[in-house]
């Protein structure tokens, strides 16, 4: 100086004019209010008091003027997670089905963020993990290849064993033939030897196929070979020792030692009510309602009826307490709880059809935001300080001009020109992630190069 890696800030500033919107607050003046006080008049009443009409002053609403203050994002997107907050609704268990996935903290929680372990990726700052379990089961590894999980021999190696085959082979033995005789020489059987994988058979070291072929690499041994053995390394172990909270790391010791894949199905650990501000809730306005649906029986008590033997027996609305039944609530099923209702009126479901689309709240002070300080390797907490930072509802923040900054071209290098830029606009509210993006400015780490 360059090249890379991580973190954070910002997204134009100021002024002036003049225009929306919202809070607050100050004047006014129309209208309205089952508003408050203090009166006054009628009527009613003995009287407290009530009705009704009206007068003064407050307050609230609406409207208009002044004036202070504030007024779209770092992702307001996406609707993926998570909640806070409403309502089902007093709201439990079981199974289905979801969603998570290394340890250990941190958070209101979280599928999120920090630290640390493994495992890859990079020369190195660093990144990135869908990181439990293949010995519980089932599936799947095309093609090539002997052969793709308890497998098998394509080219191969082996003369240790059996067994054949070969040879001017070697020894002993028998029989002929030559010799006086030592011997020579044929020929067969046995036993060795050399020579052949020709079968039976061993083998899985080498070579070939492939993403992966029953650990690797060197050495001994072997008929030829293999963990067969031995030294190193890799794997594996409910194994021992030391460290660490924990995943997990060293080190020793041991039989040697047969895939992959679960971001396939499964299995295992742990976690899960539902719907949504168009939730809800108050207020005020209008209408028009008409079908349909399933469940019962007992016992108590009385109101009162009936017979008629005049004090007996029956019947018995309403009420009440069981017990059974039909529905209704609870994301799906079961079970359990609640609540309703059982002769059709009402509750609950359905079906068809009016009517309303108005105001107000909810709605912005919060797990809130800035600074310093202590704890913490850090996410993060804590207390102390200080501030109030949109609340629209056909939906609001714009527009002229200066000056200053950036950026982009042109060049006569400090001047002109053009631009205010990319992605992009809150709507109940908060923590997240993912995507999209023009630029600048800050530090901090790793490489290389040059100088002192």
């Nucleotide at each position: 100086g360059a090249g890379g890696u991580u973190a954070g800030c910002u997204a134009g500033a100021c002024g002036a004019u003049c225009g929306c919107u919202g809070u607050c607050g100050u004047a006014c003046c129309u209208u309205u209010c089952g508003g408050c006080u203090c009166g006054a008049a009628a009527c009613g009443g003995a009287a407290a008091c009530g009705u009704u009409u009206u007068g003064u002053g407050c307050g609230a609403a609406u409207g208009u003027u002044c004036a202070g203050c504030a007024g779209a994002g770092g992702a307001a997107a996406g609707u993926c997670c998570g909640g806070g907050c409403u309502c089902c609704a007093c709201a439990g268990a079981g199974c289905a089905g979801g969603g998570u996935g290394g340890u250990c903290g941190g958070u209101a929680a979280c599928g999120c963020c920090g630290a640390c372990c493994g495992g890859c990726u990079g020369a190195a700052a660093a990144g990135c993990u869908a990181g439990g379990g293949a010995a519980a089961g089932u599936g799947c590894c095309a093609c090539a290849g002997a052969a793709a999980a308890c497998a098998a021999a394509c080219c191969g190696c082996c003369g240790a064993a059996c067994g054949g085959u070969u040879g001017u082979g070697u020894a002993c033995g028998u029989a002929g033939a030559c010799g006086u005789a030592a011997g020579u020489u044929u020929a067969c059987u046995u036993a060795c030897c050399u020579a052949u994988g020709c079968g039976u058979g061993g083998u899985a070291a080498g070579g070939g196929u492939g993403a992966a072929a029953c650990g690797g690499c060197g050495a001994g041994g072997u008929a030829a070979g293999a963990g067969c053995u031995c030294a190193c390394c890799g794997g594996c172990g409910a194994u021992g020792a030391a460290g660490g909270u924990g995943a997990c790391u060293u080190c020793a010791c041991g039989g040697c030692c047969u895939g992959g894949u679960a971001a396939a199905c499964c299995c295992c650990a742990c976690c899960c009510g539902g719907a949504g501000c168009a939730a809800g809730a108050u207020c005020g306005a209008a209408c028009a309602g008409a079908g349909g649906u399933g469940a019962g029986g007992a016992c108590g008590c009385u109101a009162g009826g009936u017979g008629c033997u005049u004090g007996c027996a029956c019947c018995g609305a309403c009420c009440g307490u069981g017990c059974a039944c039909g529905g209704u609530u609870c994301g799906g099923c079961u079970c359990g709880a609640a609540c309703c209702g059982u002769u059709a009126c009402c509750a609950a479901c359905u079906u068809c059809g009016g009517g309303u689309u108005g105001a107000u709240c909810g709605c912005u002070u919060g797990a809130g935001g800035c600074g310093a300080c202590c704890a913490g390797c850090a996410a993060u907490g804590g207390g102390c300080g200080u501030c109030c930072c949109a609340g629209a509802u056909u939906a609001a923040u714009g527009a002229u001009c200066g000056u200053c900054g950036c950026u982009u071209c042109g060049c006569u290098u400090g001047c002109g020109a053009a631009g205010u830029u990319a992605c992009a606009g809150a709507a109940c509210c908060c923590g997240g992630c993912u995507u999209a993006c023009c630029g600048g400015c800050u530090a901090a780490c790793c490489u290389c190069u040059u100088u002192u």
The RNA shown here (Bacterial RNase P class A) has 452 nucleotides and comes from a Planctomycetota bacterium. It matches the Rfam family "Bacterial RNase P class A". It is annotated as a ribozyme. Rfam links the family to the GO terms dimeric ribonuclease P complex, tRNA processing and ribonuclease P activity. A reference for the family is Frank and Pace (1998), "Ribonuclease P: unity and diversity in a tRNA processing ribozyme", Annu Rev Biochem. The prediction has a mean pLDDT of 76.